The prediction has a mean pLDDT of 82. Predicted 3D model of a 77-nucleotide RNA (transfer RNA) from a Puniceicoccales bacterium. Its Rfam family is "tRNA". Rfam links the family to the GO term triplet codon-amino acid adaptor activity. The sequence is in RNAcentral, with records from ENA.
RNA sequence: GGGGGGUUAGCUCAGUCGGUUAGAGCGCCGGUAUCACACACCGGAGGUCGACGGUUCGAGCCCGUCACCUCCCACCA
Numbered sequence: 001g002g003g004g005g006g007u008u009a010g011c012u013c014a015g016u017c018g019g020u021u022a023g024a025g026c027g028c029c030g031g032u033a034u035c036a037c038a039c040a041c042c043g044g045a046g047g048u049c050g051a052c053g054g055u056u057c058g059a060g061c062c063c064g065u066c067a068c069c070u071c072c073c074a075c076c077a
Stems, first nucleotide, its partner, number of pairs: 001073007010026004019057001028044005050066005
């Protein structure tokens, strides 16, 4: 330098054909229970979906540029 995959909650990840309120598990907080802790059960907080721009009545989803992570190839030495 060329190409592929990825970026959504603190972490690991879903999200269908563009439409409704953006979700799950774990973690965290509170409660029940317990002498207490853990487990279990109940409840709760936490995001503006990597950034910017575009298309559209409408974008997490489509298009462009950039950034970052990862894999392959090429180049240099």